[in-house]
Molecule: SAM riboswitch aptamer (S box leader)
Organism: Nocardioidaceae bacterium
RNA sequence: CGUUCAUCACGAGGGGCAGAGGGACACGGCCCGCUGAAGCCCCGGCAACCCGCCACCGAUCUUGACCAGCAAUGUCCUUUUGGGGACGAGGCCAUCGGCGGUCACGGUGCCACGUCCGUCCCGCGGCGAGAUCCGCCCGCGGGGAAGAUGACCA
Numbered sequence: 001c002g003u004u005c006a007u008c009a010c011g012a013g014g015g016g017c018a019g020a021g022g023g024a025c026a027c028g029g030c031c032c033g034c035u036g037a038a039g040c041c042c043c044g045g046c047a048a049c050c051c052g053c054c055a056c057c058g059a060u061c062u063u064g065a066c067c068a069g070c071a072a073u074g075u076c077c078u079u080u081u082g083g084g085g086a087c088g089a090g091g092c093c094a095u096c097g098g099c100g101g102u103c104a105c106g107g108u109g110c111c112a113c114g115u116c117c118g119u120c121c122c123g124c125g126g127c128g129a130g131a132u133c134c135g136c137c138c139g140c141g142g143g144g145a146a147g148a149u150g151a152c153c154a
């Protein structure tokens, strides 16, 4: 730097250094900022993506991928007959997936404003002389795009 998937609701700030910008980029708007922005450091906190644990659901059984689980069982074939073989419904357990809960040691993340809002598309309403069409000035809802964060992969 990139692929895929999930989320973008809520929540959580003090101190020190610093010294003029900041809210990703462009434009417009709205905000924050010398009562101290960005950045760096310390401490604190929030959340629960990953990790851990628990419950439930589903898939995978008769060698549940692989050399290798447990206890049973139905039908059929068969002179290895207290045996051998084929097929089959499942239980426990296991694995994987989903969903919910829990923990907060560990890996990240985050701690003004919905990702601050709009921009592109769709719908509804208002406005316009305005039923249709059109305009897109205004409001609401939905979806994109872009971005952020995590997880997996490369």
Base pairs, nucleotide, nucleotide: 002153004151005150006149007148008147013043014042015041016040017039021032022031023030026119027118028117029116044111045110046109049107050106052102053101054100056098057097058096059095060094064093069092070091073088074087075086076085077084078083115146120143121142122141123140124139125138126137127135128134